[in-house]
This is a predicted structure of a 69-nucleotide RNA (transfer RNA) from uncultured Desulfotomaculum sp. Its Rfam family is "tRNA". It is annotated as a transfer RNA. The coordinates come from a structure-prediction model, not an experiment, and the mean pLDDT is 83. NCBI's taxonomy places the organism under Bacteria, Bacillota, Eubacteriales, Desulfotomaculaceae, Desulfotomaculum.
RNA sequence: CGGAUGUGGCUCAAUGGUAGAGCAUCAGCUUCCCAAGCUGAGGGUUGCGAGUUCGAAUCUCGUCAUCCG
Numbered sequence: 001c002g003g004a005u006g007u008g009g010c011u012c013a014a015u016g017g018u019a020g021a022g023c024a025u026c027a028g029c030u031u032c033c034c035a036a037g038c039u040g041a042g043g044g045u046u047g048c049g050a051g052u053u054c055g056a057a058u059c060u061c062g063u064c065a066u067c068c069g
Stems, first nucleotide, its partner, number of pairs: 001069006009023004017054001025041005047063005
């Protein structure tokens, strides 16, 4: 210098139009107890800062971190 990635505790989705899933955590049901199973809940300023737009995780610019060349 060029390219890729960055979203909940972890791993990942989401065509410019209410940010979701699995696992984990917590509570309940079930069981003599544990595990498994079932139901529900909490948890996100989408790395950061600007811009475009009625509306941005998504488009544009800058910047930071990691990886590759």